[in-house]
Context: one part of a larger RNA
Molecule: large-subunit ribosomal RNA, domain IV
Organism: Dehalococcoidia bacterium
RNA sequence: CUCUGGCUAAGGAACUCGGCAAAAUAGCCCCGUAACUUCGGGAGAAGGGGCGCCUCGGUAGGGUGACAGAACUGGCUUCUCGAGCCCGAGGAGGCCGCAGAGUCUAGGCCCAAGCGACUGUUUACCAAAAACACAGGUCUCUGCUAAGUCGAAAGACGAUGUAUAGGGGCUGACGCCUGCCCGGUGCCGGAAGGUUAAGUGGAGGUGUUAGCUUUCGAGCGAAGCACUGAAAUUAAGCCCCGGUAAACGGCGGCCGUAACUAUAACGGUCCUAAGGUAGCGAAAUUCCUUGUCGGGUAAGUUCCGACCUGCACGAAUGGCGUAACGAUUUGGGCACUGUCUCAGCCAUAGACUCG
Numbered sequence: 001c002u003c004u005g006g007c008u009a010a011g012g013a014a015c016u017c018g019g020c021a022a023a024a025u026a027g028c029c030c031c032g033u034a035a036c037u038u039c040g041g042g043a044g045a046a047g048g049g050g051c052g053c054c055u056c057g058g059u060a061g062g063g064u065g066a067c068a069g070a071a072c073u074g075g076c077u078u079c080u081c082g083a084g085c086c087c088g089a090g091g092a093g094g095c096c097g098c099a100g101a102g103u104c105u106a107g108g109c110c111c112a113a114g115c116g117a118c119u120g121u122u123u124a125c126c127a128a129a130a131a132c133a134c135a136g137g138u139c140u141c142u143g144c145u146a147a148g149u150c151g152a153a154a155g156a157c158g159a160u161g162u163a164u165a166g167g168g169g170c171u172g173a174c175g176c177c178u179g180c181c182c183g184g185u186g187c188c189g190g191a192a193g194g195u196u197a198a199g200u201g202g203a204g205g206u207g208u209u210a211g212c213u214u215u216c217g218a219g220c221g222a223a224g225c226a227c228u229g230a231a232a233u234u235a236a237g238c239c240c241c242g243g244u245a246a247a248c249g250g251c252g253g254c255c256g257u258a259a260c261u262a263u264a265a266c267g268g269u270c271c272u273a274a275g276g277u278a279g280c281g282a283a284a285u286u287c288c289u290u291g292u293c294g295g296g297u298a299a300g301u302u303c304c305g306a307c308c309u310g311c312a313c314g315a316a317u318g319g320c321g322u323a324a325c326g327a328u329u330u331g332g333g334c335a336c337u338g339u340c341u342c343a344g345c346c347a348u349a350g351a352c353u354c355g
């Protein structure tokens, strides 16, 4: 010097990103216990008091209930007595120590806020959380050989289930609610119309040539065989017409105006599918920003309460609240302490010296 422990004057978080670590609290009985609340809780809230040993005395009281006795309805019956065993306060008097839950073991507590309702789950080996799940809500598909899933298939799961069932998506207890937009994309519906494939169809055309004609160069050319091929017919889809947002998503700008000023209930105008409703708001979201005001501190970029100028909240990619819960995050306080002012001593194991 390092590790692990023990103690420390005075102060008591001045340490530090942060009370990290340590200290403190701790058992049983009694008293007492707030806001809030979903009336269950919160709660061991908080905050106090008692606790050993001896004698009265194993006392008062309680539990169990043997033997014996009695009755009859003669039973695994009922009643009486109460042995033995077990539990056991409260009180009075006394005794000792610094100390009586005498060791070990053995909650620190309170206030306010964010997030998530909760118990659970998770990154085996850097993350336990506000992430996942969850009960509940809602949309959608599925009528049974179900939808969906695995599998070239057989077959199986779904399910020995049957719409109060099963699959998928989103949301996430509960309370109050969940506004406007269907123009785009998606999905659903639509006996018309437009467009549209293969197929069907076969008008027509081309090649070839029996034959005919011929100026002997060639021309025309049936059938057949080939090649090609118009009209017509024709599905879904797309176009089109509607619906649908707890489907994917979206939810404006400029100018003016009131008898101080300021502001604008009001008016004008442009654009849009429609222009953000309720609630909340410098927020896990606010750039400017340490916004401004108030609270707390002697002093507060954090915190709490407001304001609203929301760079860039907002309603199941849910909005706002919320008792209880949390090895969660943030701020404050009491208690407590070597975290610190500021360090010291002791012990153990190392390091170090000798062997």
Base pairs, nucleotide, nucleotide: 001350002349004347005346006345007344008343010341011340014339019336027051028050029049030048031047036041038173052095053094054093055092056091061087062086063085064084068080069079070078071077072075096100108334109333110332111331112330113329114328115326116325120132121131136171137170138169139168140167141166142165148157149156150155174321175320176319177318179251180250181249184248185247186244187243188242189241190240193239194238195237199233200232204228205227206226207225208224211220212219213218252270253269254268255267256266279313280310291307292306293305294304295303